Molecule: TPP riboswitch aptamer (THI element)
Organism: bovine gut metagenome
Parts: sequence; structure tokens; C1' cells
RNA sequence: AUACUGGGGGAGCUUUUGCUGAGAGUUCAGGCCAAGCCUGAAGACCCUUAUCACCUGAUCCGGAUAAUGCCGGCGCAGGGAAGUGUUAUA
Repeated sequence: AUACUGGGGGAGCUUUUGCUGAGAGUUCAGGCCAAGCCUGAAGACCCUUAUCACCUGAUCCGGAUAAUGCCGGCGCAGGGAAGUGUUAUA
């Protein structure tokens, strides 16, 4: 570096059309009178020992925006899911 197996994770904002992003709740089942929301499973995507998965602090601070974790700070912060095989180099 890569493969396999196992494991971890989030789904925001909005002018309904767009923004950022790898991904922005798709399908099935269930719950609530409904709206809509919640839960579980599957799928896509990302991450797997760590200074980019993700969570917490955080209803945080500064800037920008139509708006938002949108950008920066905090931040080598505190947490956070690993084994095996193969190849290359030293």
C1' cells in the first nucleotide's frame, strides 16, 4: 500500500430549489388519531488505533451566508471500532 473477515459511524441547512460534503434518511417492517416524527432491519457512503469516521465540550467563540458545525478557532482537547494474509521499501 492493498485484500479478506469482523467492527464503528452520521444523515444538517434551505428561497423546493439549491448549499456544504465521501455520504444529507432511499426501501421494508413496526409505533403514535393524523400531520409528521420515532424505532428496527437492509442498502449507499465513510472510518477502523487515530493531529480528517464519528461523538462530547456546545444552546461555545470569531467570520461569512438566504440559512446551516458553511469556514476558522477550540484541537497533537477528552472519548472513539482490529485482527489476519499478500506485496513493496528500509